[in-house]
Model confidence (mean pLDDT): 81 of 100.
SAM riboswitch aptamer (S box leader) from Micrococcaceae bacterium RIT 802, 91 nucleotides, folded computationally.
It was read from a public genome assembly, where an Rfam model found it.
This record gives sequence, structure tokens and C1' cells, in this order.
RNA sequence: CCACCAUCCAGAGCGGCUGAGAGACCUGGCUCGUUGACGCCGCAGCAACCACCCUUGUGAGGGCUGGUGCUCCUGCCAGGACCGAUGGGGA
Repeated sequence: CCACCAUCCAGAGCGGCUGAGAGACCUGGCUCGUUGACGCCGCAGCAACCACCCUUGUGAGGGCUGGUGCUCCUGCCAGGACCGAUGGGGA
């Protein structure tokens, strides 16, 4: 980067630093935020996409060691846009 595949109403938070906006973009709504949001770091946890291991009646089931991901509100909601995110695959 892609005329590819799958998933996106389940689950899982504390501490430190920072300091004004944040929940991707547009419109409208709603929500969070100086009683410190968002972000970053550490630790902890959740999940089980890929690898790995175990079982197997070969359909699948289990583990969670590694690579990722995730841990307010359905991807916050509705509409919109060559929408976006994550994993896998391909070039």
C1' cells in the first nucleotide's frame, strides 16, 4: 500500500507524570473533564486473532508461553463520508 478475510452491544483498573480540552473526521445530540479528563509511563488484568503446547471421536475442545490487541458510555448515539480500528493474509 490493497476492489482480500474476520471481528467491533461480552470481558478487564490502580499508581506516577502532565495540565485543558477529550470521546477518529463532518452535522446534530449525549457524555467525561482543574474533585485533573485526554495523553504518556509502570504495574496489574481481560480476551484468545496469529504462532506454540495438550487432548481429540478430526467436527472441535482446552492452556495462555511468545507476537499483537484491549481495559467509561455499542466504534457513545443518529445521519454522512473513497469512514475508521484491531488481527490475519497478500504485494